Transfer RNA from a Campylobacterota bacterium, 73 nucleotides, folded computationally. Its Rfam family is "tRNA". Rfam classes the family as a transfer RNA. The sequence was found in a public genome assembly. The prediction has a mean pLDDT of 82.
RNA sequence: GGGGGCGUAGCUCAGUUGGUAGAGCACGGUGCUGGCAGCGCCGGGGUCACGGGUUCGAGUCCCGUCGCCUCCA
Numbered sequence: 001g002g003g004g005g006c007g008u009a010g011c012u013c014a015g016u017u018g019g020u021a022g023a024g025c026a027c028g029g030u031g032c033u034g035g036c037a038g039c040g041c042c043g044g045g046g047u048c049a050c051g052g053g054u055u056c057g058a059g060u061c062c063c064g065u066c067g068c069c070u071c072c073a
Base pairs, nucleotide, nucleotide: 001072002071003070004069005068006067007066010025011024012023013022019056027043028042029041030040031039032038049065050064051063052062053061
């Protein structure tokens, strides 16, 4: 330099046909228990990498940029 893939919560990851952004763990509170552990309930936490386009409507489709992984050279 070229091909391919990925970027969503603090971490690991879902997200269906384009139609209200979610789970587990972690964090805060709380119930059961004498306590620990464990189980349950509630809550906080998101520029969906960045910019633009299409659309009534974009995490999702298209283009560019950046970063990471991988293959080729």